[in-house]
RNA sequence: GCGGGUGUAGCUCAGUGGUAGAGCGCCUGACUUCCAAUCAGGUCGCCGGGGUUCGAUUCCCCGUUCCCGCU
Numbered sequence: 001g002c003g004g005g006u007g008u009a010g011c012u013c014a015g016u017g018g019u020a021g022a023g024c025g026c027c028u029g030a031c032u033u034c035c036a037a038u039c040a041g042g043u044c045g046c047c048g049g050g051g052u053u054c055g056a057u058u059c060c061c062c063g064u065u066c067c068c069g070c071u
Base pairs, nucleotide, nucleotide: 001070002069003068004067005066007064010024011023012022013021018054025043026042027041028040029039030038047063048062049061050060051059
């Protein structure tokens, strides 16, 4: 330099056009003499820009992060 893949919550990951979810972690409360466990609630998050569409995390283009391959 070229090609392919990847980016979603604190972490690991789902989500193939119609209100963004799970597990774990963390925070608050209940329960308990205290802790743990359990229960309830919260953690107000789609890499950036543009396009298509009534509507985009999803489709297209450019940039960019990381990974793989080729040279």